[in-house]
Order: sequence, then C1' cells, then structure tokens
RNA sequence: AUGGCCGACGCUGGAAAGCGGGCGCGGAAGGUUUUCAUCCGCCGCCCCACCGAAGGAGCAAUGCGCCGCAGGCCAAAGGUCUGUGGACGCAGGAAUCUCUCAGGUCUCGGGACAGCGGGGGCGCA
Repeated sequence: AUGGCCGACGCUGGAAAGCGGGCGCGGAAGGUUUUCAUCCGCCGCCCCACCGAAGGAGCAAUGCGCCGCAGGCCAAAGGUCUGUGGACGCAGGAAUCUCUCAGGUCUCGGGACAGCGGGGGCGCA
C1' cells in the first nucleotide's frame, strides 16, 4: 500500500398489527340549577384481540460420553479400530426461523437488515 474483519458516525433504501371494550380525568356545546344524558381526546389505568424488524429468550449443525448393531485386527477371555443407529447425558450454538418477556398496533412514527462514504481499530492475509 492492497485485501479481509469489527464497531461508531453520515447519507440512502427499509415490514407488520385495533376507527375494540370498560372506568377515570379533562374539554365542548346543551338542558338545567347541581346534577343529567350527548360529542370529543388519540391523556391515564384495566380487559380483550393482534404484530415481530429495537432489546431479550429458544434450537440446528458440531464435539465428547453412554447404549445398541455390523465389520476388521489381536490365539482366547477380553481389548482395540472403523462405520452406523439412538426418543439418552454433557458441552456448544446461527437466522429475516420460533416465542412474545419487553416493545408496538390510522398518519406521524417505527428500524432488523442492506448499499454507499470519509475516518478509526485489529494476536488477520
């Protein structure tokens, strides 16, 4: 210097799901004279339904052990090696899969992930 990987920043792209119900509180314009019903809120709490792409959780591959089966080798007992099966145990551990704890459910927003950019880092080539 080039490439690879990592995370932050900037730009760009980027999904889903409620006009639900109850109570409270506030407001509006009425009736009326201290209470009544009506409408609004996207404000709070609770219930029901739903979404998965902040975050979180689960597991596949794989390794070891154990058990079984087949074969090889060692004269035998038994051992050892290879292959293979297991709904068993331990370790391991990915996703846009699964769960839905968290979060969210008109618009706004949301933001996994992807591309690009200049700069930074590295037990890498």
A computed fold for a 125-nucleotide RNA from Oceanicaulis sp., annotated as Glycine riboswitch aptamer. Taxonomically the source falls in Oceanicaulis (Bacteria, Pseudomonadati, Maricaulales, Maricaulaceae). The model forms 84% of the base pairs in the Rfam consensus. Model confidence (mean pLDDT): 77 of 100. Rfam family: Glycine riboswitch aptamer. From the family's description: This family represents the bacterial glycine riboswitch.